[in-house]
Context: one part of a larger RNA
RNA sequence: GAUUGAACGCUGGCGGCAGGCCUAACACAUGCAAGUCGAGCGCGAAAGGCCUUCGGGUUGAGUAGAGCGGCGGACGGGUGAGUAACGCGUAGGAAUCUACCUGGUAGUGGGGGACAACUCGGGGAAACUCGAGCUAAUACCGCAUACGCCCUGAGGGGGAAAGCGGGGGAUCUUCGGACCUCGCGCUAUUGGAUGAGCCUGCGUUGGAUUAGCUGGUUGGUGGGGUAAAGGCCUACCAAGGCGACGAUCCAUAGCUGGUCUGAGAGGAUGAUCAGCCACACCGGGACUGAGACACGGCCCGGACUCCUACGGGAGGCAGCAGUGGGGAAUAUUGCGCAAUGGGCGGAAGCCUGACGCAGCCAUGCCGCGUGUGUGAAGAAGGCCUUCGGGUUGUAAAGCACUUUCACUUGGGAAGAAACGCUGUCGGUUAAUACCCGCCAGAAUUGACAUUACCUUGAGAAGAAGCACCGGCUAACUCCGUGCCAGCAGCCGCGGUAAUACGGAGGGUGCAAGCGUUAAUC
Numbered sequence: 001g002a003u004u005g006a007a008c009g010c011u012g013g014c015g016g017c018a019g020g021c022c023u024a025a026c027a028c029a030u031g032c033a034a035g036u037c038g039a040g041c042g043c044g045a046a047a048g049g050c051c052u053u054c055g056g057g058u059u060g061a062g063u064a065g066a067g068c069g070g071c072g073g074a075c076g077g078g079u080g081a082g083u084a085a086c087g088c089g090u091a092g093g094a095a096u097c098u099a100c101c102u103g104g105u106a107g108u109g110g111g112g113g114a115c116a117a118c119u120c121g122g123g124g125a126a127a128c129u130c131g132a133g134c135u136a137a138u139a140c141c142g143c144a145u146a147c148g149c150c151c152u153g154a155g156g157g158g159g160a161a162a163g164c165g166g167g168g169g170a171u172c173u174u175c176g177g178a179c180c181u182c183g184c185g186c187u188a189u190u191g192g193a194u195g196a197g198c199c200u201g202c203g204u205u206g207g208a209u210u211a212g213c214u215g216g217u218u219g220g221u222g223g224g225g226u227a228a229a230g231g232c233c234u235a236c237c238a239a240g241g242c243g244a245c246g247a248u249c250c251a252u253a254g255c256u257g258g259u260c261u262g263a264g265a266g267g268a269u270g271a272u273c274a275g276c277c278a279c280a281c282c283g284g285g286a287c288u289g290a291g292a293c294a295c296g297g298c299c300c301g302g303a304c305u306c307c308u309a310c311g312g313g314a315g316g317c318a319g320c321a322g323u324g325g326g327g328a329a330u331a332u333u334g335c336g337c338a339a340u341g342g343g344c345g346g347a348a349g350c351c352u353g354a355c356g357c358a359g360c361c362a363u364g365c366c367g368c369g370u371g372u373g374u375g376a377a378g379a380a381g382g383c384c385u386u387c388g389g390g391u392u393g394u395a396a397a398g399c400a401c402u403u404u405c406a407c408u409u410g411g412g413a414a415g416a417a418a419c420g421c422u423g424u425c426g427g428u429u430a431a432u433a434c435c436c437g438c439c440a441g442a443a444u445u446g447a448c449a450u451u452a453c454c455u456u457g458a459g460a461a462g463a464a465g466c467a468c469c470g471g472c473u474a475a476c477u478c479c480g481u482g483c484c485a486g487c488a489g490c491c492g493c494g495g496u497a498a499u500a501c502g503g504a505g506g507g508u509g510c511a512a513g514c515g516u517u518a519a520u521c
Stems, first nucleotide, its partner, number of pairs: 001521004006517005013368006019361002021326001026324003030321003035071003040068002043065001048059004078279003087204007096196002101192008109143001111141002118133006149158003163184006171178002205251003212242003217239008254276004258269004281302005304315004332358001334357003340354001341352004371401004381392004405462001407457001410454002415448001421441003425437003465510005470491003476505005486493002
């Protein structure tokens, strides 16, 4: 000199864009943060309204609501405790899986038995739970079929499915439908895409006041296991494997793209943003599933907190806010799904503390303003003085102007394109239905928002501080003090004329900031 997720002191006008628990991975009150589908399925209220013969009926409504079932809760969001490791980075590899999406191929026939919900009964303070009975399905299980698929001793053997919705001219009809067609699904298999698992070379902090380490250890064979190679596991056999090119042990640490600095080489660092990894009160375990050994799932053990009728139960903010605590120190228990993105759904739509915005903070960067011109009697006052004057100083006052920003009046974009609706055409089809697609048209959707921006009005009106002035280092005098009080980054100042302490006047430097401290180059 540059830099910072900074803090502290003094001061503080506006805006834009960013950033904001670095400490206790300490403990957490409260609310919200993951649901959705009735076009898979069976049930199914009430309030209110209307009618009433006062019994009820009807509407609300097949709505709300649970339940079975499907998809999603493995993404998104947080944190950096652990980890010196194939964890990460980079370059390769072969023995793998991949829901939804997408290109092929072939199918989607016929049956069965349950379990919730519900009803009845029981237990419990509660959490919840037990028994009996009824029932549906795209839930579950056989049978048939098997191009391709799997196993094989190559003869053979094995294995699947589910329906739902829209429309309809003949024909049949038990008037439900069959049947045809379209769309969404379902099954098997094979490609793709995406994502993921695994292996290897090289690189990846300090310590030798850590020198030896290792028994599934190193390799082989047989077997098991996995989606998959493999001591991954197991039995047997052999006795290996690693190490001064630093094994083992100890300490420290998430890694990278990057960031800061530097002419570079390098050094330091890993906040925000992006990629990967790990973790979810601590430790362990599996279940479900395409995918987890799963932050807001389950089970067990532990610590802690809470409820209890003492028998037993409940919980996990390193999600967003917020609280206590710790700390030098870090924000609102805000608004909205309008946009982008995600989940579910055919769609309308619902959910979304992701996200978009707003609030707080000079925390940083950038921009703007706090007036402009004129004005010498060089006013007054202050300070200094050699008492002549000098300086503050064109500074002020005065005069003439301007009005950015803030304030005020009115106007006012863009962020919105769609989905859906209507119509022409094309595809499909027996079909001018339905459905899909292009195009056209009308209408609708904004949290921010009293938006940006433009404009009206008024008036210099509302807006400057901080540090320093001995040398380094730009900037000097007076008074006070008297080795005291104090200053200080280094050298050093202060013991009676201190440009070094304290105050004043003046000056210098930066400026909505300025200094100090800490840290890095």
The part of an RNA shown here (small-subunit ribosomal RNA, 5' domain) has 521 nucleotides and comes from an uncultured Pseudomonadota bacterium. Its Rfam family is "Bacterial small subunit ribosomal RNA". Its family is annotated with structural constituent of ribosome and ribosome in the Gene Ontology. The RNAcentral record of the full RNA draws on ENA, Greengenes and SILVA.